Source information
Guanidine-I riboswitch aptamer from Bauldia sp., 109 nucleotides, folded computationally. The sequence was found by an Rfam model in a public genome assembly.

């Protein structure tokens, strides 16, 4: 100086808006209901690399089994590990927004 890996998936939460439901106000209607407006505690919905958790995978150790190959091979079980992580502006999608995606980015140390 360059490259690779540090993972995927699922559930939940922080958070998010307003497509649907609900709620509120107003209008119409005998009524059942309908329409308009409003993110308004909520339900549906979206939702974290740097949040939680499960599981998969990978790595280390131990053991067992298999073989037209005895190997730096393949499979299974148990146990352990899976670290660290400050971070814009701006843009994008869905109805819309966001800690979602661009992004472990730009940048900083």
């Nucleotide at each position: 100086a360059g490259g690779c890996u540090c993972c995927a998936c699922a559930g939940c939460u922080a958070g998010g808006g307003u497509u649907c439901c609900g709620c509120a106000u107003c209008c119409g209607g005998u009524g059942a209901c309908g329409g308009a407006u409003g993110g308004c505690u909520g339900g549906u919905c979206c939702g974290a690399g740097a949040g939680c958790c499960g599981c998969c995978g990978c790595c280390a150790g131990a053991g067992c089994c298999g073989c037209c190959c005895u190997g730096u091979c393949g499979g299974c079980u148990c146990c352990g590990g899976u670290c660290c992580a400050c971070g814009g502006c701006g843009g994008g999608a869905c109805a819309a927004a966001a800690g979602c995606c661009c992004g472990g980015g730009a940048g900083a140390c």